[in-house]
RNA sequence: UUCUGGAUAGCUCAGUCAGUAGAGCAUGAGAUUCUUAAUCUCAGGGUCGUGGGUUCAAGCCCCACAUUGGGAA
Numbered sequence: 001u002u003c004u005g006g007a008u009a010g011c012u013c014a015g016u017c018a019g020u021a022g023a024g025c026a027u028g029a030g031a032u033u034c035u036u037a038a039u040c041u042c043a044g045g046g047u048c049g050u051g052g053g054u055u056c057a058a059g060c061c062c063c064a065c066a067u068u069g070g071g072a073a
Base pairs, nucleotide, nucleotide: 001072002071003070004069005068006067010025011024012023013022019056027043028042029041030040031039049065050064051063052062053061
């Protein structure tokens, strides 16, 4: 320089044809238990990297920028 992938909850990751953003783990509360652990139930937690564009509507499509992994020269 060029090609290509990633980014979404504290962490690891889903998210279909664009139509109100989810799971597991973790955290908090409750149940059970002599206690802890385990198990079960519930709850909280998100500017979807940043800024624009398209659209009635964008995590998803388009552009730019920044960041990070891999390949080639």
About this RNA:
Transfer RNA from Podarcis lilfordi, 73 nucleotides, folded computationally. NCBI's taxonomy places the organism under Eukaryota, Deuterostomia, Dipnotetrapodomorpha, Amniota, Podarcis. Its Rfam family is "tRNA". By type it is a transfer RNA. The sequence is in RNAcentral, with records from ENA and Rfam.